[in-house]
RNA sequence: UCUCCGAAAGGGCAAAGCCAGAGAGAUCUGGUGACGCAAAACCACGGAUCCUCAAUUUAGGACCGCCGGGUUGCCGAA
Numbered sequence: 001u002c003u004c005c006g007a008a009a010g011g012g013c014a015a016a017g018c019c020a021g022a023g024a025g026a027u028c029u030g031g032u033g034a035c036g037c038a039a040a041a042c043c044a045c046g047g048a049u050c051c052u053c054a055a056u057u058u059a060g061g062a063c064c065g066c067c068g069g070g071u072u073g074c075c076g077a078a
């Protein structure tokens, strides 16, 4: 000097539940509320799970806070 890890600081996000709304549904949006999260930021690319038609396959949809992958980002002690 570089890399890995991530203490501290400044902060950030927001589970379940409840209220209102949208949707056939999975689920989503807003408010409230914090279970937690160092990417709990984004992407539906692969898998898993869920919904719809269907005997099945296929097809369409949901979900990134299920896993893997991709892209980007604040700080940097030991």
Stems, first nucleotide, its partner, number of pairs: 012037002017032006035065001041071003045068003049062004